[in-house]
Molecule: c-di-GMP-I riboswitch aptamer
Organism: soil metagenome
RNA sequence: GAUAAAGGCAAAGCCGGUGAAAACCGGCGACGCAAAGCUAUGGGUCUACAGCGAGGCAACUCGCCAUGACUGCCAGGCCGCCGAA
Repeated sequence: GAUAAAGGCAAAGCCGGUGAAAACCGGCGACGCAAAGCUAUGGGUCUACAGCGAGGCAACUCGCCAUGACUGCCAGGCCGCCGAA
């Protein structure tokens, strides 16, 4: 970072599965992406099983809380294809 070339990834949705959930995995699919490659390091967002507190006869409900999740939320670090202006 181009009406370039070779490619790459894969949103939403659907099907199957894992999980308490957020979400993730596989298949189909293609919204888009010059790092939409890797990394949870900083910030941010999401969820709340368990734990704690409260209410309740109880079932359960409400609140707090990541050790859980998101890199296609922003940044940092590392690696990478091509070579016009």